[in-house]
SAH (S-adenosyl-L-homocysteine) riboswitch aptamer from Crenobacter intestini, 65 nucleotides, folded computationally. It matches the Rfam family "SAH (S-adenosyl-L-homocysteine) riboswitch aptamer". Gene Ontology terms of the family: S-adenosylhomocysteine metabolic process and regulation of gene expression. The literature on the family includes a 2008 paper in Mol Cell by Wang et al., "Riboswitches that sense S-adenosylhomocysteine and activate genes involved in coenzyme recycling". Of the family's consensus pairs, 88% are formed in the model. Taxonomically the source falls in Crenobacter (Bacteria, Pseudomonadati, Pseudomonadota, Neisseriales).
RNA sequence: CAUUCCGGGGAGUGCUGCGAGGCUUGCGCCCCAGGCCCGGACCGCUUCAACCGCACUCGCCCAUG
Numbered sequence: 001c002a003u004u005c006c007g008g009g010g011a012g013u014g015c016u017g018c019g020a021g022g023c024u025u026g027c028g029c030c031c032c033a034g035g036c037c038c039g040g041a042c043c044g045c046u047u048c049a050a051c052c053g054c055a056c057u058c059g060c061c062c063a064u065g
Stems, first nucleotide, its partner, number of pairs: 005040005010058006018035001021030003034051001
């Protein structure tokens, strides 16, 4: 550095189907909305990300009535 894996980025339901993956001689079909970001020596304290198609529900924080 790359790949894989692991953890985190609050949780769930439904829908669509780009990439990837699988199947097909081919047409196409199946699957599919963490594929992105942060981290993966040890100990203590304090504080803290930015994002993720559409609709809905719940949770958390702040403000207002």